[in-house]
RNA sequence: GCUUUCAACAUCCCCGUUUGCGUGUCUCUCAGGCGCACAAACUGAAGGC
Numbered sequence: 001g002c003u004u005u006c007a008a009c010a011u012c013c014c015c016g017u018u019u020g021c022g023u024g025u026c027u028c029u030c031a032g033g034c035g036c037a038c039a040a041a042c043u044g045a046a047g048g049c
Base pairs, nucleotide, nucleotide: 001049002048003047004046005045006044007043016042017041018040019039020038022036023035024034025033026032027031
């Protein structure tokens, strides 16, 4: 460097970060909150080459 499986790290457990697209929902609301799915990039762990 390429590749596979992942999120160990977290003041119980779960949860790595950011962005894009789609979608659901809440707030009476025209933009904000919260979730779900997919994709990309990045950080980190353990293998393989």
NadA riboswitch from Acidicapsa dinghuensis, 49 nucleotides, folded computationally. It matches the Rfam family "nadA riboswitch". The family's RNA type in Rfam is small RNA. The sequence was found by an Rfam model in a public genome assembly. The organism belongs to Acidicapsa, within Bacteria. The coordinates come from a structure-prediction model, not an experiment, and the mean pLDDT is 76.